[in-house]
Molecule: Bacterial large signal recognition particle RNA
Organism: Armatimonadota bacterium
């Protein structure tokens, strides 16, 4: 040094949760690295998978150290979106309230208030007018089962005579139509009506009063709703950067038996 044939060992490995801890199955990242079996209300082990096979095998495949870094994961800070909750938080907007600073109206051709009478308004009686329905008046209006009168025909009778009794005809009832001149009823978004009566408000005359009075608009001030663009308190999501963590691929640098033959 070169061959052969063992053995150590290798035939993925991280992360996050599980767990006293170690690995497995599940998830999630990377990546190609035997086969079968069990295994998340778990499966096995205790320095750390379990149980049957199988291949490679001392070095491109194994150990160590060091770089580089995909990825998880944790703390913190920003901003970003969803969606819950709050109403005497905070602006917008309604509605009613007070005020009376501004703007604006009335006012000495007299405010505001007092007195007296009115009209709106209400509530009573009482008259009307509309509109409906009765009454009235007229007129149609019944094969029969309304009336009168009953031709013909029918019965009764020895006969004198009577009797029922369609049709027609006339008048009528139920009812249908016209007139609205008159009368009863009910009605009401009826009426420059009429006589009373009235809490209040509004208009508006008289007399008295002798300056102020209104309260649309802005402005203030205090209710009550509406709503969620603000804003307050916490949930989920994903993005930035940040702190610690662990960390595969790779890349570099070192290390490691055995027995035999040549």
């Nucleotide at each position: 040094c070169c061959g052969u044939g063992c053995u150590a060992g290798a035939c993925g490995g991280g992360g996050a949760a599980c767990u006293a801890g170690c690995g497995g199955u599940g998830c999630c990242c990377u990546g190609c690295a035997c086969c079968c079996g069990a295994a998340a209300u778990c499966c096995g082990c205790u320095u750390a998978g379990c149980g049957g096979g199988g291949u490679c095998g001392a070095a491109u495949c194994c150990c160590c150290g060091c770089c580089c870094g995909a990825g998880g994961c944790c703390u913190c800070a920003u901003g970003c979106c969803u969606g819950u909750g709050g109403g005497u938080c905070u602006g917008a907007c309604c509605g009613a309230c007070g005020c009376a600073a501004g703007u604006g109206g009335c006012g000495a051709u007299g405010a505001a208030g007092g007195c007296u009478g009115g009209g709106u308004c209400c509530u009573g009686c009482g008259c009307g007018a509309c509109g409906a329905a009765g009454c009235a008046u007229u007129g149609c209006g019944a094969a029969c089962c309304c009336c009168g009168u009953c031709a013909g025909a029918u019965c009764c009778g020895a006969a004198a005579g009577g009797a029922a009794g369609c049709a027609g005809c006339g008048g009528u009832a139920a009812g249908c139509a016209a007139u609205c001149c008159u009368c009863u009823u009910c009605g009401g978004g009826u009426g420059c009506c009429g006589c009373a009566g009235u809490c209040a408000a509004c208009c508006g005359a008289g007399c008295u009063g002798g300056a102020g009075c209104c309260a649309a608009c802005u402005a203030c001030g205090a209710c009550g709703g509406u709503a969620a663009c603000g804003c307050c308190a916490g949930g989920g999501g994903g993005a930035u950067g940040u702190u610690g963590u662990c960390g595969a691929c790779g890349g570099u640098g070192g290390g490691u038996g055995c027995a035999c033959g040549g």